[in-house]
RNA sequence: UAAAUUGGAUUGGGAGAACCGGCCACGCCGGUGCCGAAGGAGCAACCGCCCCGGAAACUCUCAGGCAACAAGGACCGAUCCGGUUAC
Numbered sequence: 001u002a003a004a005u006u007g008g009a010u011u012g013g014g015a016g017a018a019c020c021g022g023c024c025a026c027g028c029c030g031g032u033g034c035c036g037a038a039g040g041a042g043c044a045a046c047c048g049c050c051c052c053g054g055a056a057a058c059u060c061u062c063a064g065g066c067a068a069c070a071a072g073g074a075c076c077g078a079u080c081c082g083g084u085u086a087c
Stems, first nucleotide, its partner, number of pairs: 001086001003085011018032006033066003039062001040060003046054003
């Protein structure tokens, strides 16, 4: 230098899924059901230094969530700070 990659912060976008009943009433509790995109767990394509290990947006739903709002939210974009690699 500008490119790739990675961690954090800020910011924008960001889905899915119910009903009934009770009560001190948009909050909570109970029953059954449902959702997957925090987290967690499982199998596996694949990868590696090949004993073994790393591995998903797949699967499970422990957790979490299911009027609107709010919160949360994998992932994607932008900016800033730092690390690594290359020239």
Record summary: This is a predicted structure of an 87-nucleotide RNA (Glycine riboswitch aptamer). The sequence was found by an Rfam model in a public genome assembly. The model forms 91% of the base pairs in the Rfam consensus.